[in-house]
Molecule: c-di-AMP riboswitch aptamer (ydaO/yuaA leader)
Organism: soil metagenome
């Protein structure tokens, strides 16, 4: 100072003064649940929800791991192209299609820059 991501930002009480901590409000951004209407007939082969983070096929006793396909990210003003990269991992618990009103919940953790053309 800038990237991923919703995860910024002001406030107020309590401790703390060789300390940086506990807890509360709002603001804005993000998610889930919920009705008519519509829409689905589905339900152990369970179901679902967050996220880009799937679907094929192949090889391996598994792990795992090639490939095609499809999705996401990338830097210092945008947009195309090149070029790199990633395609996890958590949750709910039986049980959820849109949904207005309403009702809830997050507000984190993680990183360091490829060239070119155009506007």
């Nucleotide at each position: 100072a800038g990237c991923c991501g919703a995860g910024u930002c002001c406030u107020c009480g309590c401790g703390c003064c060789g300390g940086a901590g506990c807890g509360g409000g709002g603001a804005g951004c993000g998610g889930g649940g919920g009705a008519a209407c519509c829409g689905c007939c589905a339900u152990u082969c369970g179901g679902g929800c967050u996220g880009a983070a799937c679907g094929g096929u192949c090889c391996u006793c598994a792990c795992g791991g090639g490939c095609c396909g499809a999705g996401g990210g990338g830097u210092a003003c945008c947009u195309u192209c090149u070029c790199c990269c990633c395609u996890a991992a958590g949750c709910c618990g039986a049980c959820a299609g849109c949904u207005a009103a309403c009702c809830u919940c997050g507000u984190a953790g993680g990183c360091u820059u490829u060239g070119a053309a155009g506007g």